[in-house]
RNA sequence: GCGGAAGUGGCGGAACUGGCAGACGCGUACGGCUCAGGACCGUAUGGCCGAAAGGCCUUGAGAGUUCGACUCUCUCCUUCCGCA
Numbered sequence: 001g002c003g004g005a006a007g008u009g010g011c012g013g014a015a016c017u018g019g020c021a022g023a024c025g026c027g028u029a030c031g032g033c034u035c036a037g038g039a040c041c042g043u044a045u046g047g048c049c050g051a052a053a054g055g056c057c058u059u060g061a062g063a064g065u066u067c068g069a070c071u072c073u074c075u076c077c078u079u080c081c082g083c084a
Stems, first nucleotide, its partner, number of pairs: 001083007010026003019067001027045006046057004060076005
């Protein structure tokens, strides 16, 4: 240099026919259980603003297409694989 794959909450990891983003698990918080802890059970859990109601933002970055984009197109960035 050429070709290919991947990038999503604190972590792993789903969602592609373009239609509620974050299912599910881990972790964490609070509670239960226990003499205490572990295990187990229940509830909650992306970020910001707000007293609350609620609002805004968020799929590596930026742009495009579209009524609508994690998903399609383009340009970059990072990591990995292959070829030279």